[in-house]
A computed fold for a 267-nucleotide part of an RNA from a metagenome, annotated as large-subunit ribosomal RNA, domain VI. Model confidence (mean pLDDT): 89 of 100. Rfam family: Bacterial large subunit ribosomal RNA.
Context: one part of a larger RNA
RNA sequence: UGUAGGAGAUUUGUGGGAUUCUUUCCCUAGUACGAGAGGAUUGGGAAGGACAGACCUCUGGUGUUCCUGUUGUCACGCCAGUGGCAGCGCAGGGUAGCUACGUCUGGUUAAGAUAAGCGCUGAAGGCAUAUAAGCGCGAAGCUAUUCCCGAAACUAGAUCUCCCUGGACUUCGGUCCCUAAAGGGUCGUGGAAGACUACCACGUUGAUAGGCCGGGUGUGUAAGCGCAGCGAUGCGUUGAGCUGACCGGUACUAAUCGCCCGUGAGG
Numbered sequence: 001u002g003u004a005g006g007a008g009a010u011u012u013g014u015g016g017g018a019u020u021c022u023u024u025c026c027c028u029a030g031u032a033c034g035a036g037a038g039g040a041u042u043g044g045g046a047a048g049g050a051c052a053g054a055c056c057u058c059u060g061g062u063g064u065u066c067c068u069g070u071u072g073u074c075a076c077g078c079c080a081g082u083g084g085c086a087g088c089g090c091a092g093g094g095u096a097g098c099u100a101c102g103u104c105u106g107g108u109u110a111a112g113a114u115a116a117g118c119g120c121u122g123a124a125g126g127c128a129u130a131u132a133a134g135c136g137c138g139a140a141g142c143u144a145u146u147c148c149c150g151a152a153a154c155u156a157g158a159u160c161u162c163c164c165u166g167g168a169c170u171u172c173g174g175u176c177c178c179u180a181a182a183g184g185g186u187c188g189u190g191g192a193a194g195a196c197u198a199c200c201a202c203g204u205u206g207a208u209a210g211g212c213c214g215g216g217u218g219u220g221u222a223a224g225c226g227c228a229g230c231g232a233u234g235c236g237u238u239g240a241g242c243u244g245a246c247c248g249g250u251a252c253u254a255a256u257c258g259c260c261c262g263u264g265a266g267g
């Protein structure tokens, strides 16, 4: 920009893409077969491998400052307690998120038309012949089935709902006045969405983010004080204190007010 007014939702599926794998074991059955050795077709079932998708409950990883320990040094006058720097100083753990080594799921199935191949009936050609007419069976392949995208599918589709029902002049090209819908955008607060954009949630008729409150999780018994010990230290207060992203609540803070686009019934 188009899709013959504008808009918001929900869809159909021309078409395109993805998937398509495989092993071992058990039963049928030590049966059929075979002198024996050996050893099935078929049908049913159970475990895997590789690959793919999704997810984070579990098991792990990461988790640059969530907690703790600790070395050196400097600072806060000193003690105590803290802070800075040293690869996050180093070390031990670890929430959310992201992840695999973890978990779950998938490759199915009746069917249709066929290939090689195997047939039925059957003439030309009294026979024969699967073929000439006609009719069957038959594959990991093809078409469907399954999953994803998808109306610029210009054949531009469908359904539902919402919105607009002025006037004057005219040289019929248009001009002036009135009007400005539904809805969309801008802007802002943000997001398990994201390079940007887009997408999604919310904008006071509000829980969108921050703060605060409560909880969870993690760390592992804070500081201060008291007691014991000459002291290092231990014990009590105390599973304490602190705690990013998690869960819930709460208008305290910020999403203010506006502005713009979009018209007047439609070849």
Stems, first nucleotide, its partner, number of pairs: 001152001005163007015149004021049007033038001051106005059100004066093005071086006109144001111143002117137004164266001166177004178264001183261004187203005208254003211250005218242002224237005